[in-house]
Molecule: small-subunit ribosomal RNA
Organism: uncultured prokaryote
RNA sequence: UCGAUUAGAGUUUGAUCCUGGCUCAGAACGAACGCUGGCGGCGUGCUUAACACAUGCAAGUCGAGCGCGAAAGUUACUCUUCGGAGUGGCGAGUAGAGCGGCAGACGGGUGAGUAACACGUGAAUAAUCUACCCCUUGGCGGGGAAUAACCAUUCGAAAGGAUGGCUAAUACCAUGGCUAAUACCGCAUAAGACCAUAUGCCUGCGGGUGUAUGGUGAAAGGCUUUCGGGCCACCGAGGGAGGAGUUCGCGGACGAUUAGCUAGUUGGUGGGGUAAAGGCUCACCAAGGCAACGAUCGUUAGCUGGUCUUAGAGGAUGAGCAGCCACACUGGUACUUAGAUACGGACCAGACUCCUACGGGAGGCAGCAGUGGGGAAUAUUGCGCAAUGGACGAAAGUCUGACGCAGCAACGCCGCGUGGGUGAAGAAGGCCUUAGGGUCGUAAAGCUCUGUCAGGUGGGAAGAACCUUGCCUUUAUGGCAACUGACGGUACCACCAAAGGAAGCACCGGCUAACUCCGUGCCAGCAGCCGCGGUAAUACGGAGGGUUACGGAGGGUGCAAGCGUUGUUCGGAAUUACUGGGCGUAAAGGGCGCGUAGGCGGCCUGUCAAGUCUGAUGUGAAAGUCCGGGGCUCAACCCCGGAAGUGCAUUGGAAACUGGCAGGCUUGAGUUCGGGAGGGGAGGGCAGAAUUCCCGGUGUAGGGGUGAAAUCCGUAGAUAUCGGGAGGAAAAUCAGUGGCGAAGGCGGCCCUCUGGAACGAAACUGACGCUGAGGUACGAAAGCGUGGGUAGCAAACAGGAUUAGAUACCCUGGUAGUCCACGCCGUAAACGAUGGGCACUAAGUGUCGGGGGUAUUGACCCCUGCGGUGCCGCAGCUAACGCAUUAAGUGCCCCGCCUGGGAAGUACGGCCGCAAGGUUAAAACUCAAAGGAAUUGACGGGGGCCCGCACAAGCGGUGGAGCAUGUGGUUCAAUUCGACGCAACGCGAAGAACCUUACCUGGGCUAGACAACGGCGGACAGCCCUAGAAAUAGGGUCUUCCCUUCGGGGACUGCCGGUUCAGGUGCUGCAUGGCUGUCGUCAGCUCGUGCCGUGAGGUGUUGGGUUAAGUCCCGCAACGAGCGCAACGCCUGUCUCUAGUUGCUACCAUUUAGUUGAGCACUCUAGAGAGACUGCCCGUGUUAAACGGGAGGAAGGUGGGGACGACGUCAAGUCCUCAUGGCCCUUAUGUCCAGGGCUACACACGUGCUACAAUGGGCGGUACAAUGGGCUGCCAACCCGCGAGGGGGAGCCAAUCCCAAAAAGCCGCUCUCAGUUCGGAUUGGAGUCUGCAACUCGACUCCAUGAAGGCGGAAUCGCUAGUAAUCGCGGAUCAGCAUGCCGCGGUGAAUACGUUCCCGGGCCUUGUACACACCGCCCGUCACACCAUGGGAGCCAGCUGUACCGGAAGUCGGUGAUUCAACCCGCAAGGGAGAUAGCCGCCCAUGGUAUGGCUGGUGACUGGGGUGAAGUCGUAACAAGGUAGCCGUAGGGGAACCUGCGGCUGGAUCACCUCCUUA
Repeated sequence: UCGAUUAGAGUUUGAUCCUGGCUCAGAACGAACGCUGGCGGCGUGCUUAACACAUGCAAGUCGAGCGCGAAAGUUACUCUUCGGAGUGGCGAGUAGAGCGGCAGACGGGUGAGUAACACGUGAAUAAUCUACCCCUUGGCGGGGAAUAACCAUUCGAAAGGAUGGCUAAUACCAUGGCUAAUACCGCAUAAGACCAUAUGCCUGCGGGUGUAUGGUGAAAGGCUUUCGGGCCACCGAGGGAGGAGUUCGCGGACGAUUAGCUAGUUGGUGGGGUAAAGGCUCACCAAGGCAACGAUCGUUAGCUGGUCUUAGAGGAUGAGCAGCCACACUGGUACUUAGAUACGGACCAGACUCCUACGGGAGGCAGCAGUGGGGAAUAUUGCGCAAUGGACGAAAGUCUGACGCAGCAACGCCGCGUGGGUGAAGAAGGCCUUAGGGUCGUAAAGCUCUGUCAGGUGGGAAGAACCUUGCCUUUAUGGCAACUGACGGUACCACCAAAGGAAGCACCGGCUAACUCCGUGCCAGCAGCCGCGGUAAUACGGAGGGUUACGGAGGGUGCAAGCGUUGUUCGGAAUUACUGGGCGUAAAGGGCGCGUAGGCGGCCUGUCAAGUCUGAUGUGAAAGUCCGGGGCUCAACCCCGGAAGUGCAUUGGAAACUGGCAGGCUUGAGUUCGGGAGGGGAGGGCAGAAUUCCCGGUGUAGGGGUGAAAUCCGUAGAUAUCGGGAGGAAAAUCAGUGGCGAAGGCGGCCCUCUGGAACGAAACUGACGCUGAGGUACGAAAGCGUGGGUAGCAAACAGGAUUAGAUACCCUGGUAGUCCACGCCGUAAACGAUGGGCACUAAGUGUCGGGGGUAUUGACCCCUGCGGUGCCGCAGCUAACGCAUUAAGUGCCCCGCCUGGGAAGUACGGCCGCAAGGUUAAAACUCAAAGGAAUUGACGGGGGCCCGCACAAGCGGUGGAGCAUGUGGUUCAAUUCGACGCAACGCGAAGAACCUUACCUGGGCUAGACAACGGCGGACAGCCCUAGAAAUAGGGUCUUCCCUUCGGGGACUGCCGGUUCAGGUGCUGCAUGGCUGUCGUCAGCUCGUGCCGUGAGGUGUUGGGUUAAGUCCCGCAACGAGCGCAACGCCUGUCUCUAGUUGCUACCAUUUAGUUGAGCACUCUAGAGAGACUGCCCGUGUUAAACGGGAGGAAGGUGGGGACGACGUCAAGUCCUCAUGGCCCUUAUGUCCAGGGCUACACACGUGCUACAAUGGGCGGUACAAUGGGCUGCCAACCCGCGAGGGGGAGCCAAUCCCAAAAAGCCGCUCUCAGUUCGGAUUGGAGUCUGCAACUCGACUCCAUGAAGGCGGAAUCGCUAGUAAUCGCGGAUCAGCAUGCCGCGGUGAAUACGUUCCCGGGCCUUGUACACACCGCCCGUCACACCAUGGGAGCCAGCUGUACCGGAAGUCGGUGAUUCAACCCGCAAGGGAGAUAGCCGCCCAUGGUAUGGCUGGUGACUGGGGUGAAGUCGUAACAAGGUAGCCGUAGGGGAACCUGCGGCUGGAUCACCUCCUUA
């Protein structure tokens, strides 16, 4: 300088922030599976059974190393019995095997084993080897003896041999000059090698190297020749290249629930062995070696370059390509060789397969194809050596499943195509629809254009140049030409025809791009997470079939010859945090000290240069990645160059920092001294108060205990009280967020011993320090062992209560224990839930200890500095709460610990313990959460304040009786339906005999009882007859609508018709509208802006007062506003004005009578006004709001009453008022009719009426209202009837007439306490009225009858003034029917101390594990089902240790009487040397015996655990959860749990103390 470069989301909650897990979006793959599939290029293709393999091929070559050596056929000659035979030539020195050389150790395959110097990297080899190849140098002389092939004999089924005989070599053996040969002697060996000796130099001290002397070891020929030689081969030696061996530093897996391992083990000396160092091996000697920086053991695994992912750091991985290693059926062994312990060699053992004549043999695809098998899964028994490479050869060449090609597979990457333009009647059709339309959609058709790919025709490569041959020349490393192609008639090119042959897959609730309809109905199903589906599913399934000349297949999104699914890896995940996390309460600080290793460490100087920094050199293979360039039309792919490879090693330099060494310093640390403080520890002693017990006195009937009781004690004298005594335990007051200690913990007084800290002062030492894995000491309570002790208390236990039960809470007793000594245990909410150390960073105020200062006569007080211990508070931190110089702030050092919840601090294993148990510490399985803090609500058998007929104080009721009425239940053919705590039950229903009516039975109708359309007829209606229960059907009679332009039209009605339809009190109030109830006429509910908080949210709206009230005032980070409250509107109470008829009557007349004249003053009527506002006074209060009192006033603090009901709650009620989505019925779930039912009746409940009597009943007389209603009506007077009522008909459409009598009251008389002269039910009889009709089933009247009932259990209701109570009157509904309902007036009380309690509500506050919100949540046993797991008598398998037995093949050693050509002696025979069969020995594979260890499987039975819509028992926890909870421990109990002891606050509430803040 350039390039590259960091994304989040869903899910815990009512909501929020945080913690934390789970899940998704991305990329990748040797993949597989599903659906689909046009072409080409380049790659890739058994990941599983290192399972077993049929068949073919994969390593041969050289005749120019050697010996031998055919045959078929043909030909010549000879013979011939004419069939043929023999010999020779050619075939041919060919084929063939053999000896020999080189190569078969390369190439190719696989990854089983291996945790190792196997691999990677860097070094070492002065401790080594190296065939072929290259360079240099020298040599290659002369001999000998065998042997295969072959021949003969012979064994065997075969494989394969045996014996005898012949022969060659570059095979083998020996010799080495001279000599015939050898011995022997001397020389030379050139140069080097090797050995010995001497010696110089170098050195890393191991050795290396040079010189000198002596000694030792070679060989092979072949071809060719112009005979000079040339070429190839061979031998000795040196060098090189490449290759190999060995060694070392460093690096990369897991497990400590593997902690100790090791006898050739560690070292030495010596021998042996190897190419080579070495315990590699052996003998002897010594006793070492390894390990917490992880030995040993176990599990897993080939390693690397790289590959995938990633911002990077990392993580995962090691297919293909490349390097290394290991292996070749399993195990062992060596031989040969330069090289092997040898994939296609050998021997042995084993398993397996095959052949066999049963005697014996053969084999090894983890080479290329291919087969079986396994598996989700992986290809052709192809072509060629044309190219590249390899072996052999002098070469031609041969061989080569290496390799080059082709085949199969969308397995991957890359490229191309399936057409382009135009085209609106927006076609048909599909789908949707609000029925208008929309959409598929310019999409199609139609018109026009182009020609990639595929198809056809023709042409047609590069890859090839070597070699060889020929030619040329300047004879050179020369040139030219020809020959040689598996792929392949392929790539490529040209032409032809034709839109013609070429699109699918997944998805569409959120994450996540993309929506509708139908079907289904917690079913079927979906689902990655959250979650969908129970009748309106954008979440399940579908959105088409047949035929055909054509066309189309609901819509959308994404990708595309692919698309999805599954699996795996990385990412996201800062969710193991090096980069880059945490531990007060979320998971996480060890109970606490001392201290080892280790880690870290004050100031100054010098030095070294290990760390560190910088430069250089070497290396970091190639390929790959990246950059630049180039070649295939592009790309993938390939080629060239560069960079990079952050590493390792060597070396030069720097010296700040770390470190080493040396020296110094005093501030860290420590020592000495002084006077003080202290429940610090251990031991011993002493005193007093109290409980209990014992003795005695006094004394008498109780005591004790509780919510209340009882058990219990007491007349055998308790309790109480006095005196005396015994014994044990514990330490009131002082006493205090006071003291001491490391923590646990420590409290009467005195004595002894003893630890530590603080302060003050000087002196000394001189970094001696901090932390601390392991280790070790201490460690409350409970518990254990042994021995004591035992007053009180008190697990267990017993009894009494409580209770549904009560294994508890309460009570009475009571044993371990609590106490002491010694020894164990080792755990607690062992807590500040906060490890230790050092430093720094605002203040203020208490308290304890020590010091200093000022001052005082002195005690105080005051100021100041140190150490400890509290509170408050800034900055900062924190998710918040909170912490805040005693940090949870800012930094450094060290240790411990955490990584979702449950399973589980559990199992197994180890260690410790007498035991109880402690410590260390998992997994399977299961869930999508579990959690922290804070917020808003709701709730509390939490608190505070306040209100309400909420309680209390009163009055009257209900619950008991009879009856009425509603409901439940039961019954029934039906007893229609709804309403169900308050807020259903005299409710819908302001009135069921028919009707109503929705129910039941029976009889009818089917376009319908009702609406729309068409046609025909007719007024409709009424009346009569017949059948029928009626509906209905038939017949008859009567009648002839309105308008008219006279054509007709309209209304009504009957019949007929058909289809769009009618109809439904059928379902769903949990699909809805509307209306209503309720909290509640309670005082609340919210918003805008601002402010506070990360946020939910808060503030405002809280606080102090006040009010009926969020009413008002004051204060205040709030300021305002809205819906509610109040007010306005209605009735009523006073007055005024207006107006006086039907109202009224004071005055004047008049009458029986406001009757009439008269009047409108009064009452009244009904319109308009006035009036009341805390306006005035006094007081209280904050100078306020307001409250208390007073005046005036008809009325006084809202005068009384009504209407009016905030945001919302209850899926409250209503589909049967009405409206309405969806579903259902359609000769019926519609509609018409008759009768029945809704009125039933063992019973239960609600609401009422009437009573039970004398404050009363009866009789007689007599007085005073208001609201209302009246024409299908109210009905007067008068007459009749005991009465209901009947007759009658005046008046009145109403301030006029009528209903209408008000009743209680008052005045008299009577009854005299009784089932009555109370009460009136029930029943009998007789009637009245309404109505078509009173049987089921009306009301009323009269006569008679005369039931229960004597004031009502538990419980419960209403009411605070014109109210309760009591008395009557009216009205709606209605033909009739009222004890109900809605109104009206008359008479007319009592009581409220007060807010403790019950109920409901409001505000504030507190706790919460609740949010469907306490009718909440939730724990454990038991029962059932399923799942995984521990133990378990054992059984089975694998791996492995130890001891012993046995011991194949083979190396080595010994022996070797067997056998043997080479050499020696010898004429020979023979002998010697050497070798060898055999035998013996060491080692040793498989194997065997015995005994351990580890791992896995299985196992009757058994233990707990997990999961599972509606099982059982209880109620443990969450509120003070109803006994505060929890921790440890011990005992007990069906269970949760209970109790004892000690501890904690992570306990509510009240009070007190202390402290703080403000004044």